[in-house]
Notes: The RNA shown here (c-di-GMP-I riboswitch aptamer) has 90 nucleotides and comes from Paenibacillus cremeus. Rfam family: c-di-GMP-I riboswitch aptamer. Gene Ontology term of the family: cyclic-di-GMP binding. The sequence was found by an Rfam model in a public genome assembly. The coordinates come from a structure-prediction model, not an experiment, and the mean pLDDT is 84. The organism belongs to Paenibacillus, within Bacteria. The model forms 95% of the base pairs in the Rfam consensus.
RNA sequence: ACUCGAUAAAGGCAAACCAAGCGAAAGCCUGGGACGCAAAACUACAGGGGCUAAAGCGCUACUGCAACGCCAGGCCAGCCAGUUACCGAA
Numbered sequence: 001a002c003u004c005g006a007u008a009a010a011g012g013c014a015a016a017c018c019a020a021g022c023g024a025a026a027g028c029c030u031g032g033g034a035c036g037c038a039a040a041a042c043u044a045c046a047g048g049g050g051c052u053a054a055a056g057c058g059c060u061a062c063u064g065c066a067a068c069g070c071c072a073g074g075c076c077a078g079c080c081a082g083u084u085a086c087c088g089a090a
Base pairs, nucleotide, nucleotide: 004088005087012037013036017032018031019030021028022027035078041083042082043081047080048079049076050075051074056070057069058068
């Protein structure tokens, strides 16, 4: 240095749920709260995958609205992945 990850040390993050706020929604943010995480750090039109569908388009109806389908430049990195990183047992 690389790989690896321990009943090590110093620490870190924060699921579900609840409350306030934002958003059409997915979801985000603040506080509480810990299921867990060796990257649960960063990166999302210029790797893959997933979620939502406001607007738009199509269809039906037909004054229209609703319903249904398609669609991301919206969202998820605690899905895979890329990049970076503390410590140092086996």